[in-house]
Notes:
This is a predicted structure of a 349-nucleotide part of an RNA (small-subunit ribosomal RNA, central domain) from an uncultured rumen bacterium. Its Rfam family is "Bacterial small subunit ribosomal RNA". Model confidence (mean pLDDT): 88 of 100.
Context: one part of a larger RNA
C1' cells in the first nucleotide's frame, strides 16, 4: 500500500475563521465531456490462456480464438459533469417579544485581611501530635474609635445559565459579539468540510513600566527522622495583580473532529412560543432549543453508549499502525529566553 480502526487497548489537530481542492436540494430544457452500447482500423511473429489435433503418452510440434488497451465512426440519454432557465423546503435576510457570570471600558459598594495613630488593659501571644524557631514589658495577643493599601467578591448559587474552545460570578452605567423562540415579508443553493494559512488560546515563565494587603516556588530558621535537601512549624523573595509586547503548551478531557438525515419510551431542569384554566402567580397538555438522569432496538472484548450514539447511514478533514531507544538526534522554521512545531535512524527485547 490494500484492508482495518481512533470514548478507556496504538490513534480526533485546543478552538475557530477561512484559500485550494472534496463533496452538494427539486423541476425543465440543451449538450454529450463521463458512462453505457455497436462498428472500423491497429495492438508483428513466437511465448502465455481457452478449444481441437499429430509424435504409443508426455516434453514438444501443428490449427483455431479471445478478453483488454489506444485511434476513430455511429448511436442510448437515466445518473455524474458543463450551459440556460425556473423552484424553495437547505443556506440566509428581515421583523417581534425574551434569557444570559459572553466580550470591553469607566466609575462605585461592603465584609474580611495587613498595616499605621490613639484609647482600654497586662504578661503572655502564636504555633503543634508534641515542641520549638517567632513576636511580647521600648507593652504584644485581646478589644475598641478613626484612617491605609491591596486583593478576591460569602449567602443567592442550582447535575443552573453563556461563549468556538481557552473560560466567565459583587452592584452600576457605557460601548459591543453570539443564540433560542415567535412571524414568514425578502434573496433563491448563495451550502457542508477545510491541506496550507490567519486569529483566539489556562497556568507557569518572558521583557518594559507601575503595583504589592493576603498567598507563596527559590531560600532561611524550628521541629520530626537512621538520614529529612520532604511532609508539619516560624519567617519569606519572585510570582500570584494592572498596562503594553511575548511565548502557545495542558489529564487545552466528554480522553469522544465538524454538517446532515433517520431510528421505543420514562423522569427532571433552564429559555421561548401555543393550548387550557384562573382574580393574579403557579400547578396541567403540546411545540421547537439547551442541559442532566435512566432505559428499548441496535452496537461494544468488556465496561458502557444509547435521538447531546460509542445505533443505522451518507459528505469532508485529522490521526493510528508492538515496546523501549524517544516526542529524542540532525536538519528547517519559530522565539529576547525558557523552549515550541515538524521529525528519524543504529542497537535492543
Nucleotide at each position: 500500500u490494500u484492508g482495518g480502526g481512533c470514548g478507556u487497548a496504538a490513534a480526533g489537530c485546543g478552538c475557530g475563521c477561512g484559500u485550494a481542492g472534496g463533496c452538494g436540494g427539486c423541476c425543465u430544457g440543451u449538450u454529450a465531456g463521463g458512462u453505457c452500447g455497436g462498428g472500423a482500423g491497429u495492438c508483428a511473429a513466437a511465448u502465455c490462456c481457452g478449444g481441437g489435433g499429430g509424435c504409443u503418452c508426455a516434453a514438444c510440434c501443428c490449427c483455431c480464438g479471445c478478453c483488454c488497451g489506444c485511434u476513430u465512426c455511429c448511436g442510448a440519454u437515466a445518473c455524474c459533469g458543463g450551459c440556460a432557465g425556473g423552484c424553495u423546503u437547505g443556506a440566509g435576510u428581515c421583523u417581534g417579544g425574551u434569557a444570559g457570570g459572553g466580550g470591553a471600558a469607566g466609575g462605585u459598594g461592603g465584609a474580611a485581611u495587613u498595616c499605621c495613630c490613639a484609647g482600654u488593659g497586662u504578661a503572655g501571644c502564636g504555633g503543634u501530635g508534641a515542641a520549638a524557631u517567632g513576636c511580647g514589658u521600648u507593652g504584644a495577643u485581646a478589644u475598641c474609635c478613626u484612617g491605609u493599601a491591596g486583593a478576591a467578591c460569602a449567602c443567592c448559587g442550582g447535575a443552573g445559565g453563556c461563549g468556538a474552545a481557552g473560560g466567565c460570578g459583587g452592584a452600576u452605567u457605557c460601548c459591543u459579539u453570539g443564540a433560542a423562540c415567535g412571524g414568514u415579508a425578502c434573496u433563491g443553493a448563495c451550502g457542508c468540510u477545510g491541506a496550507g494559512g490567519c486569529g483566539c488560546g489556562a497556568a507557569a515563565g518572558u521583557c518594559g513600566g507601575g503595583g504589592g494587603a493576603g498567598c507563596a516556588a527559590a531560600c532561611a530558621g524550628g521541629a520530626u527522622u537512621a538520614g529529612a535537601u520532604a511532609c508539619c512549624c516560624u519567617g519569606g523573595u519572585a510570582g500570584u495583580c494592572c498596562c503594553g509586547a511575548c511565548c502557545u503548551u495542558a489529564a487545552a478531557c466528554g480522553g469522544u473532529g465538524c454538517g446532515c438525515a433517520c431510528u421505543c419510551g420514562g423522569g427532571g431542569u433552564g429559555g421561548g412560543g401555543c393550548c387550557a384554566u384562573u382574580u393574579c402567580a403557579c400547578c396541567g397538555g403540546c411545540c421547537c432549543c439547551g442541559u442532566c438522569c435512566c432505559c428499548a432496538a441496535g452496537c461494544u472484548a468488556a465496561c458502557g453508549c444509547g435521538a447531546u450514539a460509542a445505533g443505522u447511514g451518507c459528505g469532508c478533514c485529522g490521526c493510528c499502525u508492538g515496546g523501549g531507544g524517544a516526542g529524542u538526534a540532525c536538519g528547517g522554521c519559530c522565539g529576547c529566553a525558557a523552549g515550541g512545531c515538524u521529525a528519524a535512524a543504529a542497537c535492543u527485547c